[in-house]
């Protein structure tokens, strides 16, 4: 050089046969329980869905570039 997987919350993934308001656990926060703290329950909160672009009424989901990372050829 070519080729294929991947990239979504802190962190590890779901979700990617297009339309509900983007989810789940851990992790953080407030409360409750507890003499106290752990464990347990409840709730909050936390996302430009790698970046730009095109298709579409509509895109995390499809198309191209690019960029970062795993793997195989040559």
């Nucleotide at each position: 050089g070519c080729c294929u997987c991947c990239u979504u919350a802190g962190c590890u993934c779901a979700g990617c046969u297009g339309g509900c308001c983007a989810g789940a656990g851990c992790a953080g926060c407030u409360c409750a329980c507890u003499u106290g703290u752990a464990a347990u329950g409840a709730g909050c909160a936390g996302g430009u869905c790698g970046u730009c672009g095109g298709u579409u009424c509509g895109a995390a989901u499809c198309c191209g570039a690019c960029a970062g990372g795993g793997g195989g050829c040559u």
Predicted 3D model of a 74-nucleotide RNA (transfer RNA) from Actinobacteria bacterium OV320. Rfam family: tRNA. By type it is a transfer RNA. The coordinates come from a structure-prediction model, not an experiment, and the mean pLDDT is 81.